[in-house]
Molecule: c-di-GMP-I riboswitch aptamer
Organism: Candidatus Firestonebacteria bacterium RIFOXYA2_FULL_40_8
RNA sequence: UAUCCGAAAAGGUAAACUCGCCGUAAGGCGGGGGCGCAAAGCGAGCGGUCCGGCAUUAAAGCAAAUAACAGGAUGGCGCAGCUGCCGAU
Numbered sequence: 001u002a003u004c005c006g007a008a009a010a011g012g013u014a015a016a017c018u019c020g021c022c023g024u025a026a027g028g029c030g031g032g033g034g035c036g037c038a039a040a041g042c043g044a045g046c047g048g049u050c051c052g053g054c055a056u057u058a059a060a061g062c063a064a065a066u067a068a069c070a071g072g073a074u075g076g077c078g079c080a081g082c083u084g085c086c087g088a089u
Stems, first nucleotide, its partner, number of pairs: 005087002012037002017032006035076001041082002045079003048074004056068003
């Protein structure tokens, strides 16, 4: 120095809930708040899960509801990729 690993130290972040705003919605942003996290840092590559207003298709057919789909979200669902603090074992 690198890899594995995760003791200590210095720090970081921030779930549920809540207030305000945006969005049809899932959800996101900011304040409060801390369940947790050794990558719970970054980013939708591959899956999973969630939403799906307008439009379209299926069935129906008076309509509504339903299913599919375009599209969107989730990185604190999993895998993979990139980057990173410290240095006991």